[in-house]
Molecule: transfer RNA
Organism: Endomicrobium sp.
RNA sequence: AGGGGCAUAAGCUAAUGGUAAACUAUUGGUCUCCAAAACUAAUUUUGAGGGUUCAAAUCCUUCUGCCCCUG
Numbered sequence: 001a002g003g004g005g006c007a008u009a010a011g012c013u014a015a016u017g018g019u020a021a022a023c024u025a026u027u028g029g030u031c032u033c034c035a036a037a038a039c040u041a042a043u044u045u046u047g048a049g050g051g052u053u054c055a056a057a058u059c060c061u062u063c064u065g066c067c068c069c070u071g
Stems, first nucleotide, its partner, number of pairs: 001070007010024002013021001018054001026042005047063005
C1' cells in the first nucleotide's frame, strides 16, 4: 500500500428489516438465629456520521478502533 473480518448492558452471547433479549455481575427485598443457596425487583445497552425504507442492531457508504491475509 491492497484485500477481508469484527464492534450490542460492567462481562459473555442472541436478535437474518417490524416493541432490543437471556445468562453472569452490581444493588434492594423475601426467606434464615446469622450467612450461603434459592426466589423476586431494579439499574446500565446496538462504536461515530450520513444515506435507503412506512420502519434499520440488521441493508449501503465514510470514519474510528481491533484482528487476519497478500506484498